[in-house]
Context: one part of a larger RNA
């Protein structure tokens, strides 16, 4: 220099009422604004308690503060099914033996490790100040063990299947959403009018089981043979003979049941005015429609587009009054860990409560080709002078 500049998006405040020692910024209520393919609402990372409650107000917060992601102190994350762990493999790593190398050491077979992939099972509702596919309620479903009981050729680290996979484009066939009507509640206007073709609000429900559609892909069954799949096969491949027109497997939606239940506008009591308790009307139909599901499906095109294991199956050594399978039941187990909370962000990267940056999901109305782009629902802010 100065009590200057500057208090970090120009989304925006305002009236009443609490509370206090003080209130522009806290609470509360009623008004305007803003966002709305977000400034909403779940989640990977990645932080770690910042999550709810009470109490404080020295520091922090770019002003006050009676607030707070600050301080203090108590609370609070409940799982057979969600994700991990486990089974299983890719890239790679890493290597018993083995090969170079003068050592260090490299490299590399069997193997072992290594998700971003494969592989059992759970919905709806209701509950807390904080947590729920975890707790409760009510319905399920999965996978081993042990026993019974009936049948009965089982048995792998080997052989076949089978998991099992690109790009594009096209049409269909669904639903989730929406709309709109119908039905059930309710309202009839404090500047006119409103008993009407009014206005307002609701109008919902899964997994599972049962049925097996719309489509989808394979002709089926039977015997006999058999140089191939490292031995062996009754399995799979090849051959050959009958049979026979539909069979098989698959596959959304639908509908039934689940549900004599829940949910439910909204009325009634009570209230510490936050909320509890009781009770509960319709609970239908049309239309439209997904980028979502039938579909890893169909069509085509060339650059030809993972691996293993669970799963089926065959047999081999072996077992063959046992064990083992198969099928019905019973009893009994599923263990650890993770789960609070933010997550386009004031809590993660950026030294800050930094107009920066940060993957994945969900996707409502009007107009619109639109996930553009206005403006609006649910729901969230007015950006700390």
């Nucleotide at each position: 220099g100065a009590g200057u500049a500057a208090c970090g998006a120009u989304a925006a405040a305002g009236u009443g009422g609490g509370u206090g020692a003080a209130a522009a910024a806290c609470c509360c209520a009623c008004u305007c604004g803003c966002c709305g393919g977000a400034a909403g609402a779940c989640u990977a990372a990645g932080g770690g308690u910042u999550c709810c409650u009470g109490u404080c107000c020295u520091a922090c917060g770019u002003u006050a503060a009676u607030c707070g992601g600050g301080g203090c102190a108590g609370g609070g994350u409940g799982a057979g099914u969600c994700g991990a762990c486990c089974c299983c493999u890719a890239a790679g790593g890493u290597g018993a033996g083995g090969c170079u190398g003068a050592a260090a050491a490299g490299c590399g077979u069997a193997g072992u490790c290594g998700a971003u992939g494969g592989g059992a099972a759970a919905c709806a509702g209701g509950u807390u100040a904080a947590u729920a596919u975890u707790c409760c309620u009510g319905u399920a479903c999965u996978u081993g063990a042990u026993g019974u009981u009936a049948u009965u050729g089982c048995g792998a680290a080997g052989g076949g299947g089978g998991g099992a996979c690109g790009g594009a484009g096209a049409a269909g066939g669904c639903u989730a959403g929406a709309u709109u009507a119908u039905c059930u509640g309710g309202g009839c206007g404090a500047c006119g009018g409103u008993u009407g073709u009014c206005c307002c609000a609701g109008u919902u429900c899964a997994a599972g089981c049962g049925u097996g559609u719309a489509g989808g892909c394979u002709g089926a069954c039977u015997u006999u043979u058999u140089a191939g799949g490292c031995a062996a096969a009754u399995c799979c491949g090849g051959a050959a003979a009958g049979u026979u027109a539909a069979a098989g497997c698959u596959g959304a939606g639908g509908c039934g049941u689940g549900a004599u239940g829940a949910c439910g506008a909204g009325u009634c009591a009570c209230u510490a005015a936050g909320g509890u308790g009781a009770u509960g009307a319709a609970g239908u139909a049309a239309u439209u429609u997904a980028u979502g599901c039938c579909a890893u499906g169909c069509u085509u095109c060339c650059a030809a587009g993972a691996a293993a294991a669970g799963c089926c199956u065959c047999u081999a050594a072996g077992c063959u009054u046992c064990a083992g399978a198969u099928a019905a039941u019973a009893u009994g187990a599923a263990a650890u860990c993770g789960u609070a909370c933010c997550c386009u962000a004031a809590a993660c990267c950026g030294a800050c409560a930094c107009a920066g940056g940060u993957g994945g999901u969900c996707a409502g109305g009007u107009a619109g080709a639109g996930a553009a782009u206005a403006c609006c629902a649910a729901g969230g802010c007015g950006c700390u002078u």